[in-house]
Transfer RNA from Candidatus Ornithomonoglobus intestinigallinarum, 77 nucleotides, folded computationally. Rfam family: tRNA. The family's RNA type in Rfam is transfer RNA. Lineage of the source: Bacteria > Bacillati > Bacillota > Clostridia > Candidatus Ornithomonoglobus.
RNA sequence: GCGCCUGUAGUUUAGUUGGAUAAAAUGCGGGAUUCCGAUUCCCGAGACCGCAGGUUCAAGUCCUGUCAGGCGUGCCA
Numbered sequence: 001g002c003g004c005c006u007g008u009a010g011u012u013u014a015g016u017u018g019g020a021u022a023a024a025a026u027g028c029g030g031g032a033u034u035c036c037g038a039u040u041c042c043c044g045a046g047a048c049c050g051c052a053g054g055u056u057c058a059a060g061u062c063c064u065g066u067c068a069g070g071c072g073u074g075c076c077a
Stems, first nucleotide, its partner, number of pairs: 001073007010026004019057001028044005050066005
């Protein structure tokens, strides 16, 4: 240099053939329980999906460019 894979709440992940307000666990905040904690239970906040464009009535999902990480491959004419 070239090819492929990954990037979505603080963290780890799900997200089907493009379709309604992007889901779960854990962590965080509040409450119940307890003498106080832990455990358990209930409630709540939190991500516009790496970034920028494009296609579409509609994009996390399709297309293009680009950034970061990982894997493979090359010094051939």